[in-house]
Molecule: Glycine riboswitch aptamer
Organism: Novilysobacter arseniciresistens
């Protein structure tokens, strides 16, 4: 100087599930009920990885005994199984929060420029 991946920003698409019942009651708010949805945020889990412990097996290291097969074989170490603790993902899970006419919000996907900037 150039630049990935991420981040934010505009634009565009973007599902579910009661315009539920009651308080003189369109919706929103608020007070009582019942009934759902899951794609804002969040909440739990897998393989797997790390440590930390107990045993049984196998292998190494060691002893001894043997013409050989082969047996024996303390401690220690490595594998393998078994608990135990932390890490550990989703569109799955809970439904805490948020939604349940439009409206607004919406995970995500496209595309648009923009500042950082890994390796190089």
């Nucleotide at each position: 100087u150039g630049a990935a991946a991420a981040c934010a920003c505009u634009c565009u698409g973007g599902a579910g599930a009661g315009a539920c019942c009651g308080g003189u009651u369109c919706a929103a708010u608020c007070c009582g009920g019942c009934g759902c949805c899951g794609a804002a945020g969040g909440u739990g889990c897998a393989c797997g990885a790390a440590g930390c412990g107990a045993c049984c097996c196998u292998c190494c290291c060691c002893c001894c005994g043997c013409u050989g097969c082969c047996g024996u074989c303390a401690c220690g170490g490595a594998g393998c199984c078994c608990g135990c603790u932390u890490c550990c993902g989703a569109a799955c899970u809970c439904u805490c929060a948020g939604g349940c006419a439009a409206a607004a919000g919406g995970a995500c996907a496209g595309a648009g420029g923009g500042g950082c900037g890994c390796c190089c």